[in-house]
RNA sequence: UGCCCCUUCGUCCAAUGGCAGGACAUGUGCCUUUGGAGCACAGAAUGGUGGUUCGAAUCCACCAGGGGCAACCA
Numbered sequence: 001u002g003c004c005c006c007u008u009c010g011u012c013c014a015a016u017g018g019c020a021g022g023a024c025a026u027g028u029g030c031c032u033u034u035g036g037a038g039c040a041c042a043g044a045a046u047g048g049u050g051g052u053u054c055g056a057a058u059c060c061a062c063c064a065g066g067g068g069c070a071a072c073c074a
Base pairs, nucleotide, nucleotide: 001070002069003068004067005066006065007064010024011023012022013021018054026042027041028040029039030038047063048062049061050060051059
């Protein structure tokens, strides 16, 4: 320098153009002899800027970050 892949709750994983959801963790409550067990409820995220579209996490462009391959230098 070129090419390819990835970026979603605190973590992991879904949603393949149409209400962003699940598990774990966290908080509160209940239950229990006790809780680091069980049950219920709650909060919490689409990397950024534009574009396409009636509608974008999803498609396109650029930027940022991470990873891989190649080339260059030595």